Context: one part of a larger RNA
Molecule: small-subunit ribosomal RNA, central domain
Organism: uncultured bacterium
RNA sequence: CUGGGUGUAAAGGGUGCGUAGGUGGUUUGUUAACUUUCAGGCGACAAGCUACAGCUCUCCUCUAUUACUGCUUUGACUCUGGGAGACUUGAGUGCUGGAUAAGAGAGUGGAUUUCCUGCUGUAGCGGUGAUCUGUGUAUAUAUGUAGAGGCGAACACCAGUUGCGAAUGCGGCUCUCUGGACUGUAACUCACCGCUGAAGCACUAAUUCCGUGGGGAGCAAACAGGAUUAGAUACCUGGGUAGUGCGCGCUGUCAUCGAAGAGUACUAGCUGUCGGAGGUUCCCCCAUUCGAUGGCGCAGUGAACACAAUAAGUUUCUCACGUGGGGAGUAGGAGCGCACGGGGGGAACUC
Numbered sequence: 001c002u003g004g005g006u007g008u009a010a011a012g013g014g015u016g017c018g019u020a021g022g023u024g025g026u027u028u029g030u031u032a033a034c035u036u037u038c039a040g041g042c043g044a045c046a047a048g049c050u051a052c053a054g055c056u057c058u059c060c061u062c063u064a065u066u067a068c069u070g071c072u073u074u075g076a077c078u079c080u081g082g083g084a085g086a087c088u089u090g091a092g093u094g095c096u097g098g099a100u101a102a103g104a105g106a107g108u109g110g111a112u113u114u115c116c117u118g119c120u121g122u123a124g125c126g127g128u129g130a131u132c133u134g135u136g137u138a139u140a141u142a143u144g145u146a147g148a149g150g151c152g153a154a155c156a157c158c159a160g161u162u163g164c165g166a167a168u169g170c171g172g173c174u175c176u177c178u179g180g181a182c183u184g185u186a187a188c189u190c191a192c193c194g195c196u197g198a199a200g201c202a203c204u205a206a207u208u209c210c211g212u213g214g215g216g217a218g219c220a221a222a223c224a225g226g227a228u229u230a231g232a233u234a235c236c237u238g239g240g241u242a243g244u245g246c247g248c249g250c251u252g253u254c255a256u257c258g259a260a261g262a263g264u265a266c267u268a269g270c271u272g273u274c275g276g277a278g279g280u281u282c283c284c285c286c287a288u289u290c291g292a293u294g295g296c297g298c299a300g301u302g303a304a305c306a307c308a309a310u311a312a313g314u315u316u317c318u319c320a321c322g323u324g325g326g327g328a329g330u331a332g333g334a335g336c337g338c339a340c341g342g343g344g345g346g347a348a349c350u351c
Base pairs, nucleotide, nucleotide: 005321006320007305008304012319014203015202016201017200021196022195023194025087026086027085028084030082031081033080035076036075040072041071042070048066050064051063053061054060091189092188093187094185095184097182103177104176105175106174107173108172109155116147117146118145119144124135125134163170164169210249211248212247213246218244219243223239225237226236261318263316265314266313269296270295271294272293273292274291275290276289277288278286279285300307301306324351325350326349336341
């Protein structure tokens, strides 16, 4: 490079935006690069192939043929391309009006845990498989009740294979700002507006890590106690600091999973749910229709499991990735990071 691959065997980038590049709707002229076609010329010699010949044979050498996949020249216009015109179904805009835990900021609510101050009340409480440490006569726990604070963190029920978002993700309530999708309409633009996307840029979970400032109820690495045990650097238990939460930065990783890259078109049905539209209309309802989200199930695919209009089916376009196990996601150098480290990433050797 070719062939054949990437749900589970090696292999889909964490996600988006996007440059170059690749690729691209219908139609009418034109052009003739592409495609196709005619017949000449050139394509030195040598080397090579093939067939003879000459050295005893071989290497080597001689002669002839072929080839040199190319260049130039004549036409054609089916496809692709260039240029010109037209179109609307792709794409976008406008209008229409419902849905929504998408995002950012501000304000606010009740319940729980914990702590503090009283009243009531008395000897235990707490915890475990059983104990102990712990806590309590300086009046605890529990019960009832009143008040204040930390206003710290999280938002029961509603709640649903529910909804929204590119992904990570998002859930008390109200307001402000902002993004996207969808239905209907068919007014507008008219295909260099599309799709994909090497580089590049942006975002990217957490009881992760780091810097700085404030915060700290609960939980809880580390830590030091108590048990258990042969031992117990653990599981259990009484404590407890970073951390978890907030602001501004940094890190850029994950079983970042549907282990399934993105887009277009096509290919039996049945059924539930969510958001619309239409018909019928009080509702119910429908051989209706668009988008989303689930369950089954043909054809087809598949090694099987299974997938099956949300494909792993049939097509096309483009990017990424894999090529036996280990060594190794290691070494080295370069670049990134405050650091921890992260991205890119081998070979010897060995089986």